[in-house]
RNA sequence: CUUAUCCAGAACGGCUGAGGGAUCAGGCCCGAUGAAGCCGUAGCAACCAGUUCUGUUUAACCUCGCAGAAUGUUAGGUGCUAAAGCCUGCCGCGACACGAUCAUCUGUCACGGAGCGAUGAG
Repeated sequence: CUUAUCCAGAACGGCUGAGGGAUCAGGCCCGAUGAAGCCGUAGCAACCAGUUCUGUUUAACCUCGCAGAAUGUUAGGUGCUAAAGCCUGCCGCGACACGAUCAUCUGUCACGGAGCGAUGAG
């Protein structure tokens, strides 16, 4: 850089000791009944690999490849184990509310998209 996913799921112990929820701002939370970090063990999930099955090249068959499905220990490679990626921010659209003749403006909420980020694969 490209691409897929991101409202599901899964925690205990030891060391340590004040912060943490990516960054900035606002909000809302977690935290001495122990944050973050490190280590150990356990678990979750099914991205990649593996295994099995099906389809597909063929006169026919096999292997490889490709596509799809199943499987969760195969002492496999990562990842993850508060809250939707905790929520909002930018753009579009809609509903409601206040004021106003209307447009506009303001606030709240819902939806779609973008951006940023995380993880996997390349």